[in-house]
Context: one part of a larger RNA
RNA sequence: CUCUCUCCAAGGAACUCGGCAAAAUGGCCCCGUAACUUCGGGAGAAGGGGUGCCACCGUCAGGUGGCCGCAGUGAAGAGGCCCAGACGACUGUUUACCAAAAACACAGGUCUCCGCUAAGUCGAAAGACGCCGUAUGGGGGCUGACGUCUGCCCAGUGCCGGAAGGUUAAGGAAGCCGGUUAGCCGCAAGGCGAAGCCAGCGACCGAAGCCCCGGUGAACGGCGGCCGUAACUAUAACGGUCCUAAGGUAGCGAAAUUCCUUGUCGGGUAAGUUCCGACCCGCACGAAAGACGCAACGAUCUGGGCACUGUCUCGGAGAGGGACUCGGCGAAAUAGGAAUGUCUGUGAAGAUACGGACUAUCCGCACCUGGACAGAAAGACCCCGUGAAGCUUUACUGCAACCUGGAAUUGGGUUCGGGCCCCGCUUGCGCAGGAUAGGUGGGAGGCGCCGAAGGCUUGCCUGCGGGCGAGCUGGAGCCAUCCUUGAGAUACCACCCUGGCGAGGCCGGAAUCCUAACCGGCACCCGUGAGCCGGGGCGGGAACAGUUUCAGGCGGGCAGUUUGACUGGGGCGGUCGCCUCCUAAACGGUAGCGGAGGCGCGCCAAGGUUCCCUCAGGCUGGUUGAAAAUCAGCCGUCGAGUGUAAAGGCACAAGGGAGCCUGACUGCGAGAGGGACCACUCGAGCAGGGACGAAAGUCGGCCUUAGUGAUCCGGCGGCGCUGCGUGGAAGGGCCGUCGCUCAACGGAUAAAAGUUACUCCGGGGAUAACAGGCUGAUCUCCCCCAAGAGUUCACAUCGACGGGGAGGUUUGGCACCUCGAUGUCGGCUCAUCGCAACCUGGGGCGGGAGUACGUCCCAAAGCCCUCCUCAGUACGAGAGGACCGGGAGGGACGCACCGCUGGUGUACCAGUUAUCCCGCCAGGGGUAAACGCUGGGUAGCUAAGUGCGGAGCGGAUAACCGCUGAAAGCAUCUAAGUGGGAAGCCCACCUCAAGAUGAGUGCUCUGGCUCCUUUAAGGAGGUAAGGUCACGGGAAGACUACCCGUCGAUAGGCGCUAGGUGUAAGGUCAGCAAUGGCUUGAGCCGAGGCGUCCUAACAGACCGAGGG
Repeated sequence: CUCUCUCCAAGGAACUCGGCAAAAUGGCCCCGUAACUUCGGGAGAAGGGGUGCCACCGUCAGGUGGCCGCAGUGAAGAGGCCCAGACGACUGUUUACCAAAAACACAGGUCUCCGCUAAGUCGAAAGACGCCGUAUGGGGGCUGACGUCUGCCCAGUGCCGGAAGGUUAAGGAAGCCGGUUAGCCGCAAGGCGAAGCCAGCGACCGAAGCCCCGGUGAACGGCGGCCGUAACUAUAACGGUCCUAAGGUAGCGAAAUUCCUUGUCGGGUAAGUUCCGACCCGCACGAAAGACGCAACGAUCUGGGCACUGUCUCGGAGAGGGACUCGGCGAAAUAGGAAUGUCUGUGAAGAUACGGACUAUCCGCACCUGGACAGAAAGACCCCGUGAAGCUUUACUGCAACCUGGAAUUGGGUUCGGGCCCCGCUUGCGCAGGAUAGGUGGGAGGCGCCGAAGGCUUGCCUGCGGGCGAGCUGGAGCCAUCCUUGAGAUACCACCCUGGCGAGGCCGGAAUCCUAACCGGCACCCGUGAGCCGGGGCGGGAACAGUUUCAGGCGGGCAGUUUGACUGGGGCGGUCGCCUCCUAAACGGUAGCGGAGGCGCGCCAAGGUUCCCUCAGGCUGGUUGAAAAUCAGCCGUCGAGUGUAAAGGCACAAGGGAGCCUGACUGCGAGAGGGACCACUCGAGCAGGGACGAAAGUCGGCCUUAGUGAUCCGGCGGCGCUGCGUGGAAGGGCCGUCGCUCAACGGAUAAAAGUUACUCCGGGGAUAACAGGCUGAUCUCCCCCAAGAGUUCACAUCGACGGGGAGGUUUGGCACCUCGAUGUCGGCUCAUCGCAACCUGGGGCGGGAGUACGUCCCAAAGCCCUCCUCAGUACGAGAGGACCGGGAGGGACGCACCGCUGGUGUACCAGUUAUCCCGCCAGGGGUAAACGCUGGGUAGCUAAGUGCGGAGCGGAUAACCGCUGAAAGCAUCUAAGUGGGAAGCCCACCUCAAGAUGAGUGCUCUGGCUCCUUUAAGGAGGUAAGGUCACGGGAAGACUACCCGUCGAUAGGCGCUAGGUGUAAGGUCAGCAAUGGCUUGAGCCGAGGCGUCCUAACAGACCGAGGG
């Protein structure tokens, strides 16, 4: 020092995040118990009394009397309680190893799915759970007893419903197109081309889904803003306005929710960021992610109180286990090597190791941890990696599951309606017109006793005028040609159009019936003696379902992935390609999240050529006319203009016009520039065929430099280059051209977002957060100037506008050591330094009368405070009220001590419970953890107790105040000289101290031996003075050391005694007894004091010089 215990004066939570821990309570009997309440509870509420032994009475319970102790559940075991609030109703459950809770669960509520081969779940399936259950059941979600309740919004999302409409797959399919070519045409080149086959397109049919229309909140969810207004003010019942799907109702509210905030008020406390009650301004409550209450319950959380305490003031003592010493046995992390100091400087920026100075005789042991950027863990933070993983989703792409359609398994009837084709029959009304004219063509006649017109009955259509048909009747006509019209006759015929009807063929659709596939049921029969299985039977469903396959949908249920870079860390922001200028250092080039701007086009003229012209601005003069409209004169080298940024150009014009044109050409290209590559740029000249010009000549866009995108993949036009036996074709190639804000612009894919505090790996001090370093903008402090304030007066005090520094505590900048780890805020404990001084001390100035105060200078040592006196004096009008000097008391702090007051005191004394033992009584002993409990307590150790300390009329100084005094005839404290002057420095006081190797001084004692030898200051041995071990001890002590010891009281014993306990045992007496009295302040007693040689300090061993 640590661990586990015991005790404590005074105080009693002052400790602390918090009474954590500890203490306290505790059994049994009796009395007595509140609010509140779901009437059960709350209750062991709380609080109080009793508790042993003996005698008598009583069956017991108990009663009465007596007796002892500090204490009678005498030891052990054995609730602390109350008040208020929060949350959760409750008993339960949970993170096996940091969380037991306000989390989970829970009865109860509610929504939703599910009719049984249930829904749901597991499984590839068979099969199984659900359930041998059946809606009073089962699954899922939310809520969470009970009480009172649970508002508004259906716009979005989800879910549910919806026979219409839109869109939509496979499949089906009318039709269309292409290839091929028997054939045909053609002198040839070449063209046309049936059927079939092949390839493509495809009207139309074709489900779910989506769109659409509704519903739905105890589905996901949501539930406003501004302005004004009342006869004090304030506020706003009231009004206006905008928006919305709707604008938060009840209840609660600074809350487990309130930022501001320690809101405000009240309570509680002396004092209350917490707590309780209110208020309402709800940053950002609110109604089943329920709202508000609520008795009971809780190892929950919060505040308060009583009791109690070593939690604390503040620590002390004691016990045992370690630690320490010895003997035995004997690990660990760690370890480049070490000969491993301080300061200061330096240095990869914090040095034992470098420079310098200083310090250090060598080596251990016990202790303390400041450093060794100590140990441990290839930093978990941060960044990086075209690293990983978990999770999410309206990221991307898939897969399961599910929904839906086609086909197959898959059969037979009936009915209904659809499409296409063929045949037949029909429909058709603008206006003019005899009227209901579908189109075109033919056409001069057609129909009629095989019965016309007309009439009756009736069916269909209708534009209400009529059209078409059937039956009966009727009995001989009816209609065209002619006039109106774009078009002329349904007079008649033919081919068609539109819509419709009928029959047939093909293709599909719907409904319904059947039974035999298929599915399921059976307390049936047989195998069989079987709840399986197989066969049979009976009844049910049924071509559906199920399954397979094709297809569409839905699909984080699951899977694989993506989710850029630059960057004064990363993220956020910004940026990413191209052009111009500057930075750029006189060729070129040159970085930065340097400074400025542009581009992602435009133009058929704004292009080519030939010819012509000269601007801007100024002055003067001119109708409306002005600073600018147009006109005239003069000046005018470039200031205008040049499509668009800038730069470089341009008047000989590249600027402004006019004419004719299309070179805004095709095929090339010597040679250069530039450059990693790919790209990019300039280009004379040749050929072709052109434009303009008389010609020379110019022209392959534009005064120049931006106006952009590789490759793949694909489209279009051209070219016979290729053509999978051949011929063709398809496809490809070549030339031309088109499709990328592939703008992250040299472009990873056709196709991609997030999150990780559950995380992981590889790396980085290449890169952030802490600290250090550099810097010092910011910060703190100081100074200069002095406008002004201060009645006057810049400077008693304050000091604008500005300027200069110091420091390295702030916020930063930088990214230099450290990411194979330099632990980071606050607190607690322990410090050490600085001074720019809070208190005490010394001083200057004051706008200092005194007291008090302002400001500045010195001072980094620590003691400080109060009172009395001087003195009610100095000062002052008064109020008030000193310096200097002298004295007293107190607090804190420090050192020492134990006589006093106490604490402890583990076996010193006593009391006492339970039990065991000494045979029993009596008297004792052991145990009840490491004192059983309790009351005391010597020595020692101790504080709260006691004593003492910070004294000095010593020295040198600081600021400051002086003396004398020049330089500088003055002045001046200074330059020579010389005084005063602080709690500070030195001394003084206390302590250590000659390793002070610089080893000092004084005094006392002792010494010249023996042997060996390489004769040395060598080696060995025995000794002296002296010492060591050993022995007895010690207020000394970890061990060691130190101190004492026979010339002795050193320890033990013994005697006496201080002192502590508190009247022993035995006896006797009293009493029935418990018990008491007397003998007796007895007995017992550790360490204290004094004494006494009885015992033991005996007997011994060893070390220790030989020199001049």

Description:
A computed fold for a 1108-nucleotide part of an RNA from Cyanobacteria bacterium QS_8_64_29, annotated as large-subunit ribosomal RNA, half B. The coordinates come from a structure-prediction model, not an experiment, and the mean pLDDT is 86. It matches the Rfam family "Bacterial large subunit ribosomal RNA".